Overview
Predicted 3D model of a 72-nucleotide RNA (transfer RNA) from a Halobacteriovoraceae bacterium. NCBI's taxonomy places the organism under Bacteria, Pseudomonadati, Bdellovibrionota, Bacteriovoracia, Halobacteriovoraceae. Its Rfam family is "tRNA". About the family: Transfer RNA (tRNA) molecules are approximately 80 nucleotides in length. The family's RNA type in Rfam is transfer RNA.

RNA sequence: GGGCGUGUAGCUCAGUGGGAGAGCGCUGCCCUUACAAGGCAGAUGUCGCAGGUUCAAUCCCUGCCACGCCCA
Repeated sequence: GGGCGUGUAGCUCAGUGGGAGAGCGCUGCCCUUACAAGGCAGAUGUCGCAGGUUCAAUCCCUGCCACGCCCA
C1' cells in the first nucleotide's frame, strides 16, 4: 500500500428502513440478626465520525478514524 471483518449501555452481545434492546453488572426497597441467593422497582446510549439516499437511517451508499486477520 491492497483486501476482508468488527465498532450499539460499565462488560459481553442482539437488532437487515418506522418502538434502541437482552444477559451480567450498578442503585433503591423487600426478605435475613447479618451476608449471599431470591423478589420488586429504577437509572444508564452522540448506535465510532462526517456526508449522501429516503417522507423516515443503528440498518442502504461514500469518505475518514480505531482495532483485528490476510496479502504484498